RNA sequence: GAUCCGAAGGGCGAUGGAGCUCGCCCGGGCCCCGGCCCAAACCGCCGACCCGGCUAAUAGCCCCUUCCAUGCU
Numbered sequence: 001g002a003u004c005c006g007a008a009g010g011g012c013g014a015u016g017g018a019g020c021u022c023g024c025c026c027g028g029g030c031c032c033c034g035g036c037c038c039a040a041a042c043c044g045c046c047g048a049c050c051c052g053g054c055u056a057a058u059a060g061c062c063c064c065u066u067c068c069a070u071g072c073u
Base pairs, nucleotide, nucleotide: 009026010025011024012023013022016064017063019061020060021059027038028037029036030035031034044054045053046052047051
C1' cells in the first nucleotide's frame, strides 16, 4: 500500500416517548461535500366486502404520558 473478514452505523416492525432485547432492510441518483430525492424493510382483524364492524399506545419486556372501563377514598 492492496485485498479479505469482522466490527460499527442508519432506517423499519397497524396510535406518543425513553431504556433493553429480538427480527427485517441498507441499493440508486443529484449537488454547492454537506445536504437532498427515490427505493427497500413496514402499513391489524372480521363480514354478506370499493361498504360496514372490531381490537390495540409494545415486535417483546418495562417505565412515562394520553384515552377508556370498574372499584375504593

Fluoride riboswitch aptamer (crcB RNA motif) from Flexivirga caeni, 73 nucleotides, folded computationally. Model confidence (mean pLDDT): 75 of 100. It was read from a public genome assembly, where an Rfam model found it.